[in-house]
Context: one part of a larger RNA
RNA sequence: GAGUAGCGAAAAGAAAGGUGAGAAUCCUUUCCACCGAAAGCCUAAGGGUUCCUGAGCAACGAUCGUCGACUCAGGGUAAGUCGGGACCUAAGCCGAGGCGGAAAAGCGUAGGCGAUGGACAACAGGUUGAAAUUCCUGUACUAGUAUGAAUCGUUUGAUCGAUGGAGUGACGCAGACAGAUAGGUCAGCACGAGGAUGGAAAUUCGUGUUUAAGCGUGUAGGUGAAGUGGCAGGCAAAUCCACCACUUCAAAAGCUGAGGCGUGAUGAGGAGCGACCGGAGACGGUAGCGAACUGAUUGAUUCUACACUGCCGAGAAAAGCUUCUAGAGAGAGACAUACUACCCGUACCGAAACCGACACAGGUGGGCGGGGAGAGAAUCCUAAGGUGCGC
Numbered sequence: 001g002a003g004u005a006g007c008g009a010a011a012a013g014a015a016a017g018g019u020g021a022g023a024a025u026c027c028u029u030u031c032c033a034c035c036g037a038a039a040g041c042c043u044a045a046g047g048g049u050u051c052c053u054g055a056g057c058a059a060c061g062a063u064c065g066u067c068g069a070c071u072c073a074g075g076g077u078a079a080g081u082c083g084g085g086a087c088c089u090a091a092g093c094c095g096a097g098g099c100g101g102a103a104a105a106g107c108g109u110a111g112g113c114g115a116u117g118g119a120c121a122a123c124a125g126g127u128u129g130a131a132a133u134u135c136c137u138g139u140a141c142u143a144g145u146a147u148g149a150a151u152c153g154u155u156u157g158a159u160c161g162a163u164g165g166a167g168u169g170a171c172g173c174a175g176a177c178a179g180a181u182a183g184g185u186c187a188g189c190a191c192g193a194g195g196a197u198g199g200a201a202a203u204u205c206g207u208g209u210u211u212a213a214g215c216g217u218g219u220a221g222g223u224g225a226a227g228u229g230g231c232a233g234g235c236a237a238a239u240c241c242a243c244c245a246c247u248u249c250a251a252a253a254g255c256u257g258a259g260g261c262g263u264g265a266u267g268a269g270g271a272g273c274g275a276c277c278g279g280a281g282a283c284g285g286u287a288g289c290g291a292a293c294u295g296a297u298u299g300a301u302u303c304u305a306c307a308c309u310g311c312c313g314a315g316a317a318a319a320g321c322u323u324c325u326a327g328a329g330a331g332a333g334a335c336a337u338a339c340u341a342c343c344c345g346u347a348c349c350g351a352a353a354c355c356g357a358c359a360c361a362g363g364u365g366g367g368c369g370g371g372g373a374g375a376g377a378a379u380c381c382u383a384a385g386g387u388g389c390g391c
Base pairs, nucleotide, nucleotide: 013031014030015029016028017027018026032388033387034386035385040368041367042366043365046349047348050347051075052074053073054072055071056070060068061067080141081140082345083344084343085342087118088117092113093112094111098107099106122139123138124137125136126135142341143340144339145338146337147336148335151332152331159328160327164324165323166322167321168320172311173310174309175308178304179303180302183298184297185296186295187294188209189208190207191206192205193204210268211267214263215262216261217260221256222255223254224249225248226247227246228245229244230243233241234240269293272289273288276285277284278283312315354363355362370382371381372380373379
C1' cells in the first nucleotide's frame, strides 16, 4: 500500500425461551424461505474412525462460538442364507516341459490365476446413544451328519456314477400387443377435531386403512409333443444325442410361466390412548393397551419376456444342472427328530469425509425417485425427507 480488496453462488431469515464468564452464529419452540429425477433415500469406487457418548476451545472453522468432520478420553461394526473366498470361466496375465535368443529378457503348450459375467439357500417385525436380511421374536430354506423308519434291493443288481459322450446353461438390436403387479387416487370404514375474526355440526376437516419369504394351488401367456423301428456319426461304450423311416396326438397332454387365491397370520404392525417418571409450566420419555384394516378406479420405464414379430452389423466362455454309458456295487431309503455349518467385509461419508494444495460455485458409476397441472424424468408448485449455503 491499507484497516483497502475480500470473507467463495442474491435459497432469507425473524422472535421468544434455555445454556453459559461471554451468544446475530450453540440448543428448544413458533413462524418465514429454499430443494423436491433432489439440495431426498440406498449403494459402488475411494477415504479410514470422520460414527456414538462424555469433557473441552490454544490452534483449525475465512467472523463468532458454549458448537463442529477440531482437541482429549471412553465406546461402537456380531451372518450357513447379504458381498467376496472354500465353485466357474472372459479379456488379460502367469506359465512345468518346449521354441527361439550373446546375456538379461521374449513367446508359448499342458496347467493356473483372473469379474465388470454365470452358478448359489431368508423373509417380516422389534430393538441401541452408536450394529443389524448379521442381535432378538416369529416363520423358512440350503448342504451334510446321526438315530428311528414305511418301503425297495443283494448277479432276475437296489443305489451311486465319470476327469468321458450328449443336451441345457447360452445370450444382438428395434418394434408392437396383451396379461399382471408395484405405486397412485377416490369411496366406504375406524378414531379424533369441530373454529380468538362474517359464516361453517356438515355432502365439514385431520389421521389411519399395512402385512414378507416360504409352502400349497398351477392361471393369463409362451413352446409342438410323444412313440416304434433302423443306425456306418458323437476318438471306447451307450438305453443318451444326432440322422433316416413310419405311426399317434395336436381345442389336448407335457414342459415352462408372471400374477391371483389359500396358508404363513388366534401372529406382527397400526392412528390414538397412556398408569408411571422428569419438568415450575409448556411439554418430553417409557412400560402397557390398542380401532378400522374393505371396495372401486387408474396404472408403469417393473414382471411374464428378448417370449413374439421384424432387421442386419449376425450378437462370450466354463462351471452348474439333466441324461448316457464306462465303472463301482450290498445295502439303499420317502418321512420324522436332533445336531453341524469355516475365513474376510459389515461403523460412517458417498460429498464439508472421494479426485481437485482449501470445509473449493468444478468432476465422480448404479438403483429408488410420491402428489397437482403436463406428452414428459421438461417446467412451476408441493409430500416424505433435507436445508437457509460459517460474517